[in-house]
The RNA shown here (glmS glucosamine-6-phosphate activated ribozyme aptamer) has 154 nucleotides. Its mean pLDDT, the model's own confidence on a scale to 100, is 76. It matches the Rfam family "glmS glucosamine-6-phosphate activated ribozyme aptamer". A reference for the family is Winkler et al. (2004), "Control of gene expression by a natural metabolite-responsive ribozyme", Nature.

RNA sequence: AACUGUUUUUUAGCGCCUGGACAAUAUUUAUUAUUGUUGACGAGGUCAGAACUUAUCGAGUAUUCGGCGGAUGGUUCUGUGGCAUUGUUACUGCCAUUAAAUAUUAGUAAAACUAGUAAGCGAUUACUAGCACAAAUCUAAUAGGGUAACAUUA
Numbered sequence: 001a002a003c004u005g006u007u008u009u010u011u012a013g014c015g016c017c018u019g020g021a022c023a024a025u026a027u028u029u030a031u032u033a034u035u036g037u038u039g040a041c042g043a044g045g046u047c048a049g050a051a052c053u054u055a056u057c058g059a060g061u062a063u064u065c066g067g068c069g070g071a072u073g074g075u076u077c078u079g080u081g082g083c084a085u086u087g088u089u090a091c092u093g094c095c096a097u098u099a100a101a102u103a104u105u106a107g108u109a110a111a112a113c114u115a116g117u118a119a120g121c122g123a124u125u126a127c128u129a130g131c132a133c134a135a136a137u138c139u140a141a142u143a144g145g146g147u148a149a150c151a152u153u154a
Base pairs, nucleotide, nucleotide: 014069015068016067017066019065020038021037022036023035024034025033026032027030041058042057043056047079048078049077050076051075052074053073080096081095082094083093084092086151087150088149089148090147091146102143103142104141105140106139107138113130114129115128116127117126118125119124
């Protein structure tokens, strides 16, 4: 340094449920009660602090309705750091440790679906195998960068 196994932790497109929907049971069969189930499929995403804000992208067509909380989003300001010159400093600009905005091209998913296993009276849940398909502020490639002073090297 690489590989394998075991254990622990994991925090967030994440958690919750007073509405709705659904199931079981009970009864006086209803605008009822009790106990439960469901309530977003992945991609992508955090320098530090503060304020504001209905926080990116598509898949899907289902209550993925509705509500609450949280949150890595966005904007502004301050600080730190990187790049724009070999070094330092100042200003300006763009960014956030892979530290260049922008343009072009290319690339990447899971659920769904099919089959099956396990748990549950049930709604439903967990898992396995097979098959297909995205977009973006994501990734890659190509193009694509300031001024001034001092120092240093040629």
Record summary:
Of the family's consensus pairs, 88% are formed in the model.